A computed fold for a 1597-nucleotide RNA from a soil metagenome, annotated as small-subunit ribosomal RNA. The sequence is in RNAcentral, with records from MGnify. The coordinates come from a structure-prediction model, not an experiment, and the mean pLDDT is 81. Rfam family: Bacterial small subunit ribosomal RNA.
[in-house]
RNA sequence: CGGCGAGUUUGAUCCUGGCUCAGGGCGAACCCUAGCGGCGUGCCUAACACAUGCAAGUCGGACGGCCCCCGGGAUGGCCAAUCUCGGGGAAAGUGGCAAACGGUUGAGUAACACGUGGGUGACCUGCCCCCACGCGGUGGAUAGCCGGCCCAAAAGGCCGGGUAAUCCGCCAUGGCCUCGCGGGCUCGAAUGCCCGCGAGCAAAGUCGCGCGGUCCAAGCCGGCGGCGUGUGGGGAUGGGCCCGCGGCCCCGAGCUGGUUGGUGGGGUAACGGCCCACCAAGGCGACGACGGGUAGCAGGCUUGAGAGAGCGGCCUGCCAGACCGGGACUGAGACACGGCCCGGUCCCCUGCGGGGCGGGAACACCCCCGCAGGGGGCAGCAGUGGGGAAUCUUCCGCAAUGGGCGAAAGCCUGACGGAGCGACGCCGCGUGGAGGACGACCCCCUACGGGGCGUAAACUCCUUUUCUGGGGGACGAACCCUGACGGUACCCCAGGAAUAAGCACCGGCUAACUACGUGCCAGCAGCGGCGGUGAAACGUAGGGUGCGAGCGUUGUCCGGAGUUACUGGGCGUAAAGGGCGCGUAGGCGGCCGGUCAGGUCGGCUGUCAAAGCCCCGGGCUCAACCCGGGGACGGCAGCCGAUACCGACCGGCUCGAGGACGGUAGAGGGAGGUGGAACUCCCGGAGUAGGGGUGAAAUCCGAUGAUACCGGGAAGAACGCCGAGAGGCGAAGGCAGCCUCCUGGGCCGUUCCUGACGCUGAGGCGCGAAAGCCUGGGGAGCGAACCGGAUUGGAUACCCGGGUAGUCCAGGCCGUAAAGGAUGGGCACUCGCCGUCGGGCUCAGCCGGCGCCGCACAGCGCCGGUCAAGGGCUCGGUGGCCUAGCUAACGCGGUAAGUGCCCCGCCUGGGGGAGGGUCGCAAGGCCCAAAUCCAAAGGAAUUGGCGUGGGUCCGCACCAGCGGCGGAGCGUGUGGUUUAAUCCGACGCGAAGCGUAGAACCUUACCUGGGUUUGACAUGCGCGUGGUACCAGACCGAAAGGGACGGGACCCGUCCGGGCCUCCAGCGUUGGGCCGCAGGCGGGAGCGCGCACAGGUGCUGCAUGGCUGUCGUCAGCCCGUGUCGUGAGAUGUCGGGUUCACUCCCGCAACGGGCGAAACCCUCGUCGUCUGUUGCCAGGCUCGGAGGCAUCAGCAUCCGGCCGGCUCUCAGGCGAGACCGCCGCCCGCCAGCCGGUGCGGCUGGCGGGUCGGAGGAGGGAGGGGACGAAGUCAAGUGGGCAUGGCCCUGAUGCCCAGGGCGACACACGCGCUACAAUGGGCGGUACAGAGGGCUGCCAACCCGCGAGGGGGAGCAAAUCUCAGAAAGCCGCCCCCAGUUCGGAUUGCAGGCUGCAACUCGCCUGCAUGAAGGUGGAGCUGCUAGUAACCGCCGAUCAGCACGCGGCGGUGAAUGUGUUCCCGGACCCUGCACACCUGGCCCGCCACGCCCUGGGACGGAGCCUCCGUCGAAGGCAUGCUCGUGCGGCCGAGGCGGAGACUCUUCACCGGGGUGAGGGCGUAGCAAGGUAGCCGUAGCGGAAGCUGCGGCUCAAUCC
Repeated sequence: CGGCGAGUUUGAUCCUGGCUCAGGGCGAACCCUAGCGGCGUGCCUAACACAUGCAAGUCGGACGGCCCCCGGGAUGGCCAAUCUCGGGGAAAGUGGCAAACGGUUGAGUAACACGUGGGUGACCUGCCCCCACGCGGUGGAUAGCCGGCCCAAAAGGCCGGGUAAUCCGCCAUGGCCUCGCGGGCUCGAAUGCCCGCGAGCAAAGUCGCGCGGUCCAAGCCGGCGGCGUGUGGGGAUGGGCCCGCGGCCCCGAGCUGGUUGGUGGGGUAACGGCCCACCAAGGCGACGACGGGUAGCAGGCUUGAGAGAGCGGCCUGCCAGACCGGGACUGAGACACGGCCCGGUCCCCUGCGGGGCGGGAACACCCCCGCAGGGGGCAGCAGUGGGGAAUCUUCCGCAAUGGGCGAAAGCCUGACGGAGCGACGCCGCGUGGAGGACGACCCCCUACGGGGCGUAAACUCCUUUUCUGGGGGACGAACCCUGACGGUACCCCAGGAAUAAGCACCGGCUAACUACGUGCCAGCAGCGGCGGUGAAACGUAGGGUGCGAGCGUUGUCCGGAGUUACUGGGCGUAAAGGGCGCGUAGGCGGCCGGUCAGGUCGGCUGUCAAAGCCCCGGGCUCAACCCGGGGACGGCAGCCGAUACCGACCGGCUCGAGGACGGUAGAGGGAGGUGGAACUCCCGGAGUAGGGGUGAAAUCCGAUGAUACCGGGAAGAACGCCGAGAGGCGAAGGCAGCCUCCUGGGCCGUUCCUGACGCUGAGGCGCGAAAGCCUGGGGAGCGAACCGGAUUGGAUACCCGGGUAGUCCAGGCCGUAAAGGAUGGGCACUCGCCGUCGGGCUCAGCCGGCGCCGCACAGCGCCGGUCAAGGGCUCGGUGGCCUAGCUAACGCGGUAAGUGCCCCGCCUGGGGGAGGGUCGCAAGGCCCAAAUCCAAAGGAAUUGGCGUGGGUCCGCACCAGCGGCGGAGCGUGUGGUUUAAUCCGACGCGAAGCGUAGAACCUUACCUGGGUUUGACAUGCGCGUGGUACCAGACCGAAAGGGACGGGACCCGUCCGGGCCUCCAGCGUUGGGCCGCAGGCGGGAGCGCGCACAGGUGCUGCAUGGCUGUCGUCAGCCCGUGUCGUGAGAUGUCGGGUUCACUCCCGCAACGGGCGAAACCCUCGUCGUCUGUUGCCAGGCUCGGAGGCAUCAGCAUCCGGCCGGCUCUCAGGCGAGACCGCCGCCCGCCAGCCGGUGCGGCUGGCGGGUCGGAGGAGGGAGGGGACGAAGUCAAGUGGGCAUGGCCCUGAUGCCCAGGGCGACACACGCGCUACAAUGGGCGGUACAGAGGGCUGCCAACCCGCGAGGGGGAGCAAAUCUCAGAAAGCCGCCCCCAGUUCGGAUUGCAGGCUGCAACUCGCCUGCAUGAAGGUGGAGCUGCUAGUAACCGCCGAUCAGCACGCGGCGGUGAAUGUGUUCCCGGACCCUGCACACCUGGCCCGCCACGCCCUGGGACGGAGCCUCCGUCGAAGGCAUGCUCGUGCGGCCGAGGCGGAGACUCUUCACCGGGGUGAGGGCGUAGCAAGGUAGCCGUAGCGGAAGCUGCGGCUCAAUCC
């Protein structure tokens, strides 16, 4: 015995902080659903209005009388009738008691109403109990009743007559009763008690009796008994009144005239200002009066760990109300729910009059109006209407319990006991139990295998709570009688799984997931948030989860919320310290002793009703429910006790505080004087053309002489240097030339005095920068507003020229600031280090004196003084750094934001901000809400990104250069437009000669038209099929396609027939084998039909794979372990140097590692070596050709051939070579040494650099390539391919023809060719590299001007071929011209490819000759074999190249820098950015919606006051006795005024909010003029400017 958290602010983090959720509760309501029972509970709204019935009567034993019945008697002839007696009855009446209880409601009430504890010495108490003593006599009235009458009715009333009592009066008696007077007692103030005297006051009867008396009876008298009655005392019960304490919110602070008290009186049961007269002037209030709002209070109930918070329904106690307001009467008790009187509202009834109403008239009925009279009051039980989300039967019974009356029987009792209705709540039960498949069907999912529903069902066995039928049948009832509930509970029997399950949820919080549909739609939502084509969040389904006769939703309360914090919070920057001081109340308060006992503590007593909660026990089958018993804690009060602490009082003390005395620093304050510099102005001199101002200018000043210079004068304001990194003074604001006067405070020293005199401080009072206001001065400079000039898109600004208030003085206001240390004041305690200001002590020092030394101005010692600068100690102030500790962190850290105590102020999400009050001359200040809206708003720190921030460093980034683009024509791509279609994709860099390495058909995806449907293509299944496949194909057709006639098969197995062969057994044949020739059957292939399926360049690159682009060949990006931090995260990756490089070195809480960089790979450059054919040739032969010399042989050259060779070239392998490796110099770091420090030097080591050198083909990564980190851009690609999902299926598939992709007013990108002479043309003549080649490259030769044609050798190629390289070089022409530049365009004629060049190919020749004369702003490439110029080859390809990829040839210029532009890297920094500056964000205007303020005029409510009238009733009092008049109070009516509250609204204003409106750009980065605060002026707006302030400003120092 008892305490749980989660979601949501961010890119992430910690904190602050709000919102939201999970729990429990309810007099509930609503949705869906529903089998039974028990116990409870049920108008929360209109205290709104009520039809009908009932809810309070009873007593004949109080009384008269009446009626009826029974009996007796009398009268009567009888009947009848009358009278009388007894018994019985009760309608009306008199009388008594009750009706003041019970029942209901919660309007009012913030109050002694309630609760609790007391008081009553200030009181009452019917019925009941006890005690004492009584009840004698006499009189009177009245209702009922009878008669008459009035209000034309009713209700009700009047007059006359008569009557009884337990009705009423009087007399008597009487006290312990009451009153008066006197005395005494207890005291706590006598109104108490006792004694004495005097006076006064009572009463009712009735009933019974085997009673007695009287003549029966009656009656009367007496007795006994019962009930009743009177007086008094006591009790019990119930009340009245008073007091302490306790329990709501707000508030503009004052409220109060019977108000506060007194004296006297009245009144009451009683005290009292309750009421009245007089007197006094009081009383209440910040401990919250007065006023306003709300509310019945409590026991308790709900929740909570508790402390608390919320509530007051049922039950119980108290209070209050009874249509609204007022009033009294009766009574023990009322100011009276079912009583009375008066006023008012509403409803109802009635009479009369008038009208509707007349057509013969009248009447009745009905309706309306007026006048008049009367009645009623469910907030009792039922019930009705109404209101509302919503709350029951016009039930049964007095059997029980209780109440009233009665002697009793009994009567009455909507109290009560029960039943009914409602799942409204709590509790209990059931809707079946056991078995039952590797597991049916439906349905759902699926990866198609299966899985789920699921032992679930079916089926078998069993049970019977419930249900239905039947039977029995209570307790509650007591001594007898008596049971509404009720034929109920309960028990027994029978029947039969039979009659019985839903609701919410399933993204997270939060337990439970899939499919389909939908496509920011429809919708969901408690919060954050879901939904824009794969939604576990919407809807449906299947499945699941939770609860279950219920389940959800809504509302509300507590909890969670430590989110009002007493338990138990905070305030430097998150919300929060008052701008500062003085001080009142209050709170708190040093040391020692004593007294008291208020606080405090302990014990005991009383009380805190019952019920409830808790514990124990018991009763309904259990439980809910009910019954019995029981504490403890705690509250209040009383008594007794304790005295440490608090308090009170008394006495003392000195350390807190204060004073005295002696010093001391200072821009502390006020006043009066006074000084110089500068600015401006004026005068004079001298002097000339400018000055001034800015980014650059202009306005402006200046020939009437400026500026600059000199002299003189005037005036106002401010005080340079000293004087600043941290200085001083003051409470704060604030304070600065110098002098004087007045004046406040501090500090130090001494330890003389007082003796707690203290701290804080709500209100209050004072001070309080700047701006601003009033009055009067003053006005040099500066300078809001204002005026110009610029800037700009604009510029109501920033900049410039002027300039008014103001700034200054005096007096008076204002009272605010980022009034900040964003840190209230006081006291105490708690490690250190370094400054600085003021004071004191001291050391050294200095001065003086004395002594020692032979002398000394030197030295030593002693004494005194001084002590500026230096050292030490110390007190006070002011700074910096840091330990512990604290903090969310930043930070604070003896000047605390640490540790404690005391007091004050303040905060409670953001946003929004009024009314009212108050202060002010105004401006405005102070106090200070609410609605709507939001799920945040914030603080600190982290990582990034960004900055018109800083530092460092790179890059053809710029610069320096060379060449281009942008202008022209053309090519090509794109946009746009057009079109039947101009298919689609790509869109800054990083789309645009890109996909496309090549669109006439094809390609082709587009359009038009024609066709086709198991398909052009794949796989499987079923059926059919020999004249099937296949071949050929008339005919239609543009083709595709359709299609008659004809020809016409194949493979396998088997059967049968036929033919051939004959090793073997046998030799006739059989058997076997082979052939596959005719045929049959079955199967295959093929074909046809059909079914599954194919097919889709249809969609989604934002569902994807793969691949690619880009930052970027940039140097970065990460990890492990350790360490630091609450954490995000940091460290490593930083610093110093260095590098192309996170390259390397050194330092370092880091130590290592990975992906990148580099290297490894390819290629070019040098050398070596190996191998030599097709390559090469230093050599040989001279076979062929050419042609020269020579001409006899021959000689030499070139081409080819042959032989030989591998030196060279070349090719291809292998290898070498380069590394700051060597020397000098320089830089950095480290170590050692030297010099006294700063610092420098030397030596050594490590790393690096530049310049120079050696060597070398090459020199500082040698050139080039391939190679592209983590990631970024939802970058690109669905059309290369693949692929999830969706879509089409006689079409979005497939085939075909033709067209289109090629269009053309335009715009852009990329190129080509040019504009010419470094050129063009013509002729001649050199030198490459790398490639390609068999449906191919194509030689020689021939033809053609040429494209090309013919031709055919060679070559699968170091062999043959494409193949002529071109620029170049040599020579000639052109002469600056739209040309001999340029070649577009066009005409004609041709060639080639191809089925086919019309749309729409390329090439050739001739002719034609356009624009164009070097290109605006701007843009772009390139740092060396590069740019530029020149050609060659290749892929694709039938053909088509200005594009693309490669190759070589010729071959520069410039820079050696980092200010700037662009991009990037690292470090520091600021940030309100994180979709990351193409960000965020502010105000105004326009529009929609919502909320709110003001608001003329209205409306309503409540309250107050004044005037007037004034009911009932009360009081006083007189006239007078009546149906009266008058006085005071008095509900209320009327009229008027005022305060407050609510409401309405023309109109005016503000705020909030709403994807895509307009204007600007204020703020966040130095936000491009740093921002912000206060104030003032101005301006479309954000805002700008002036003055003062702050740093929550960067940068630099």